[in-house]
RNA sequence: CUGUGCUAGACGGGGAGUUAGCGGUGCCCUGUACCUGCAAUCCGCUAUAGCAGGGUCGAAUGCCUCCUCCGGCAAUGUGCAUGGAAGGCAGUGGCAGUACACGGGAUGUUGAUUCCGAGGUCUUACGCAACGAGUGGCUGCGAACCGUGUCAGGGCAGGAAUGCAGCAGCACUAAACAGAUUCUCUCGUGUGCCGUAAGGUUGCUUCGGAGGAGUUACCGAUGCUGUCGUCGCUUCGGUGUACGUUGACAAGGGAGGCUGCACAG
Numbered sequence: 001c002u003g004u005g006c007u008a009g010a011c012g013g014g015g016a017g018u019u020a021g022c023g024g025u026g027c028c029c030u031g032u033a034c035c036u037g038c039a040a041u042c043c044g045c046u047a048u049a050g051c052a053g054g055g056u057c058g059a060a061u062g063c064c065u066c067c068u069c070c071g072g073c074a075a076u077g078u079g080c081a082u083g084g085a086a087g088g089c090a091g092u093g094g095c096a097g098u099a100c101a102c103g104g105g106a107u108g109u110u111g112a113u114u115c116c117g118a119g120g121u122c123u124u125a126c127g128c129a130a131c132g133a134g135u136g137g138c139u140g141c142g143a144a145c146c147g148u149g150u151c152a153g154g155g156c157a158g159g160a161a162u163g164c165a166g167c168a169g170c171a172c173u174a175a176a177c178a179g180a181u182u183c184u185c186u187c188g189u190g191u192g193c194c195g196u197a198a199g200g201u202u203g204c205u206u207c208g209g210a211g212g213a214g215u216u217a218c219c220g221a222u223g224c225u226g227u228c229g230u231c232g233c234u235u236c237g238g239u240g241u242a243c244g245u246u247g248a249c250a251a252g253g254g255a256g257g258c259u260g261c262a263c264a265g
Stems, first nucleotide, its partner, number of pairs: 001265006009057003012030004020046005034054005062258007071249001073247010084236004091231001093228007102220003105216003114210008122199006128192002130189005136183001138179003147172004155164003
């Protein structure tokens, strides 16, 4: 060096996610790379980190290093979008008040605002009426004895005449109770188109008078004040997206290097 038979090993890999960690199933990238079974409310395993069974190749189709780089990931900067919290009110908007009288409206020579006089509205006192409550008076009823009159019978005193007390009955009445309410008196009142007297009279209103052109502030505009906090503003942190930078990985590709045993020639 060649041949034969083996062995290690290979028959896809990677990223995010998940996980104490590793691998797989699921997603994505790369791109073609055996088969069967298992698995997201997961499955298998434990630093030699998918398991179980079968098949093929097998020392280059294997392993290591470097370069390049698909791809996703993380951090950060800027822009935009979006929603959250806190604050504040100069802008914007809503509401309220106020001022003005610019526009509209209403009212006014059938006389406005204003001014003068009188009355009412207001306060106090008294009266009247209404209503309510009560008292008196009226009617009825109303006492076994402790109310009145009359008191049969009976009782007591007396020689008698006579006298006395008195139950039942009858009649009457007090308190009490009930009724009526025409009446007397007292008290009260969210009572009154009521009367009298005194006071007050800012406003409103009625009447009369003077005078002769405005008055009002309903709507809009405008100014000011207050309030709310929609939008906008300030601060903080969140999410998404686009672009840039950085970092750790990294399929695929390229370059370099490394790799076992036995027998025979």
Predicted 3D model of a 265-nucleotide RNA (Bacterial large signal recognition particle RNA) from a Clostridia bacterium. The RNAcentral record of the sequence draws on ENA. Taxonomically the source falls in Clostridia (Bacteria, Bacillati, Bacillota). Rfam family: Bacterial large signal recognition particle RNA. Rfam classes the family as a non-coding RNA gene. Rfam links the family to the GO terms SRP-dependent cotranslational protein targeting to membrane, signal sequence recognition and signal recognition particle, plasma membrane targeting. It is recorded under the gene name ffs.